The RNA shown here (TPP riboswitch aptamer (THI element)) has 99 nucleotides and comes from Mesonia sp. K7.
[in-house]
RNA sequence: AACCGACUUUAGGGGUGCUCUAGAUUUUUCUAGGACUGAGAAAUACCCUUUGAACCUGAAUAAGUUAGUACUUACGUAGGGAAAAGCCGAUUUUUUCAU
Numbered sequence: 001a002a003c004c005g006a007c008u009u010u011a012g013g014g015g016u017g018c019u020c021u022a023g024a025u026u027u028u029u030c031u032a033g034g035a036c037u038g039a040g041a042a043a044u045a046c047c048c049u050u051u052g053a054a055c056c057u058g059a060a061u062a063a064g065u066u067a068g069u070a071c072u073u074a075c076g077u078a079g080g081g082a083a084a085a086g087c088c089g090a091u092u093u094u095u096u097c098a099u
Stems, first nucleotide, its partner, number of pairs: 001092002004089002007086004011049004016043001017036001019034006055080003061074004
């Protein structure tokens, strides 16, 4: 000096579904509690920031599963997508000095 990883600070990006009960409600829908998966289902938390599957488009996608739903798999060496510094450790390379 490069690279990888952890931590800290600041900045930024993202999602929040499905179903049951009760209440409100003209239809729609809203509020509270429960159940399912998950890091996270409006918490001030969680995750992600180019080494980018956090997340979006494709998508009212395809197959499977479920009470139901990205619930699981494929799609996906498809297309997009938001950063800087400090500090510690490991590895490699180069230069200088000493022996």

It matches the Rfam family "TPP riboswitch aptamer (THI element)". From the family's description: Vitamin B(1) in its active form thiamin pyrophosphate (TPP) is an essential coenzyme that is synthesised by coupling of pyrimidine and thiazole moieties in bacteria.